[in-house]
RNA sequence: UCGAACAGUUGGCAAACCCGGUGAAAGCCGGCGGCGCAAAACUAUAGGGUCUAACUCCCGCAUGGGAUAUGACAGCCAGUUGUACCG
Numbered sequence: 001u002c003g004a005a006c007a008g009u010u011g012g013c014a015a016a017c018c019c020g021g022u023g024a025a026a027g028c029c030g031g032c033g034g035c036g037c038a039a040a041a042c043u044a045u046a047g048g049g050u051c052u053a054a055c056u057c058c059c060g061c062a063u064g065g066g067a068u069a070u071g072a073c074a075g076c077c078a079g080u081u082g083u084a085c086c087g
Stems, first nucleotide, its partner, number of pairs: 006087001008085002012037002018031005035075001041080003047077002049073003056067004
């Protein structure tokens, strides 16, 4: 100096609940908050998986029920990139 692992410090991110907005919903944005995270950084028709079902299709006399993503989730797995100081 480089790589890997463990552990800590200074910092970083920010779960749930609640409030406001948005959306058919899942969810997302902002505020509060702090459960946790050594990648809780990035990647969603360029992997797997999960959630929702507006439109559409099928069933039903009907209220409804079922299927389905082009919608969504990266804090599910995964892929890519990467971190100052001390030991």